[in-house]
């Protein structure tokens, strides 16, 4: 140099054109003498930057950027 692939809450992960699932943590109550465990309710990401397509983009394209693979 060049080919794929991945980047989505504090971690893991789904989503595959129509207001982003779950799980672990997290917090709040409720039990308990207390704690853990259990139960309940919450709170938390617009999707790695950007810029294009579309009435509408986490998604389709194009560039950048991080990381991983294989080729030479």
């Nucleotide at each position: 140099g060049c080919u794929u692939c991945u980047g989505u809450g504090g971690c893991c992960a789904a989503g595959u054109g129509g207001u982003a699932a779950g799980g672990c943590g997290c917090a709040u109550g409720c039990c308990u003498a207390g704690u853990a465990a259990g139960c309940a309710u919450g709170a938390g990401a617009u999707c790695g930057g950007c810029g294009g397509u579309u009435c509408g983009a986490a998604c389709c394209c194009g560039u950048c950027u991080a990381g991983a693979a294989g080729c030479u």